[in-house]
A computed fold for a 98-nucleotide RNA from Candidatus Scalindua sediminis, annotated as c-di-GMP-I riboswitch aptamer.
The sequence was found by an Rfam model in a public genome assembly.

RNA sequence: CCACGAAAAAGGCAAACCUAGAGUAAUCUGGGGACGCAAAGUAAAAGGGUCUUUAAAAGCAAAAGAAGUAUUGUAAUAAAGAUAGCCUUACUGCCGAA
Numbered sequence: 001c002c003a004c005g006a007a008a009a010a011g012g013c014a015a016a017c018c019u020a021g022a023g024u025a026a027u028c029u030g031g032g033g034a035c036g037c038a039a040a041g042u043a044a045a046a047g048g049g050u051c052u053u054u055a056a057a058a059g060c061a062a063a064a065g066a067a068g069u070a071u072u073g074u075a076a077u078a079a080a081g082a083u084a085g086c087c088u089u090a091c092u093g094c095c096g097a098a
Stems, first nucleotide, its partner, number of pairs: 004096002012037002017032006035085001041091003046088003049083007059074004064069001
């Protein structure tokens, strides 16, 4: 130095939930709080997945109904947004046992 990750040392971050605010929403920010994390550091302008909003053909479902007509939901797909504590990737980083 690289790989690696300990019943080591010094530390770090902060899930759910509560609370104040922003946003249509997913979610984000501040405070409290710790489930956990060897990158739970950064990047969404590296690639996927998932989530939200809007539009949405055919089809399907529901209800009204004599019929016609029209409604609601779901939905291929498209656009915009969110998520790094979903995964891969890239960059950086503490310590030094096996």